Transfer RNA from a Cohaesibacteraceae bacterium, 73 nucleotides, folded computationally. Model confidence (mean pLDDT): 81 of 100. It was read from a public genome assembly. Rfam family: tRNA. It is annotated as a transfer RNA.

[in-house]
RNA sequence: UCCCCGAUAGCUCAGUUGGUAGAGCAAGCGACUGUUAAUCGCUGGGUCGUAGGUUCGAGUCCUACUCGGGGAG
Numbered sequence: 001u002c003c004c005c006g007a008u009a010g011c012u013c014a015g016u017u018g019g020u021a022g023a024g025c026a027a028g029c030g031a032c033u034g035u036u037a038a039u040c041g042c043u044g045g046g047u048c049g050u051a052g053g054u055u056c057g058a059g060u061c062c063u064a065c066u067c068g069g070g071g072a073g
Stems, first nucleotide, its partner, number of pairs: 001072007010025004019056001027043005049065005
């Protein structure tokens, strides 16, 4: 320098032809229990890496860049 993959909740990750952003764990509250733990239920939490573009509509498509991983020379 070039090529490929990844970046989504505090953490680990889903998100299927572009059509209201989700799960598990964690956190808070409640139920149960003599108490804790365990179990069960509910709730909150997101500028989807950054900046543009396409579109009625973008996590998803296009471009550039940043960061992480891998490869070629």